[in-house]
RNA sequence: UCGUGAUAAGGGCAAAUCGUGAGUGAUCGCGAGACGCAAAGUGAAGGGUCUUUAGUUCUGUAAUAAGUAAAAGAUAGCCUUACUGCCAAA
Numbered sequence: 001u002c003g004u005g006a007u008a009a010g011g012g013c014a015a016a017u018c019g020u021g022a023g024u025g026a027u028c029g030c031g032a033g034a035c036g037c038a039a040a041g042u043g044a045a046g047g048g049u050c051u052u053u054a055g056u057u058c059u060g061u062a063a064u065a066a067g068u069a070a071a072a073g074a075u076a077g078c079c080u081u082a083c084u085g086c087c088a089a090a
Stems, first nucleotide, its partner, number of pairs: 004088002012037002017032006035077001041083003045080003048075005056069001058067002
């Protein structure tokens, strides 16, 4: 240095839930709180999942409803992947 990750050391992050604010919504910010995490650091590049509509495609209806496709968005604590990173036993 690379790989790897232990009852090591120093630490770090923070689920659900509650309070509060933003958003049509998925969800996100802040505070409390810890389920867990060796990248639970950063990035929507490829998927998955979720949301939505002033509208648009198709199915459907007497007309609605409902579903569907596209589009836009969300999710990095869903997976793959890119970049970076503390320490060091075997």
A computed fold for a 90-nucleotide RNA from Candidatus Scalindua sp., annotated as c-di-GMP-I riboswitch aptamer. It matches the Rfam family "c-di-GMP-I riboswitch aptamer". Rfam 15.1 lists 5,092 matches to the family in 1,772 species. NCBI's taxonomy places the organism under Bacteria, Planctomycetota, Candidatus Brocadiia, Candidatus Scalinduaceae, Candidatus Scalindua. Of the family's consensus pairs, 95% are formed in the model.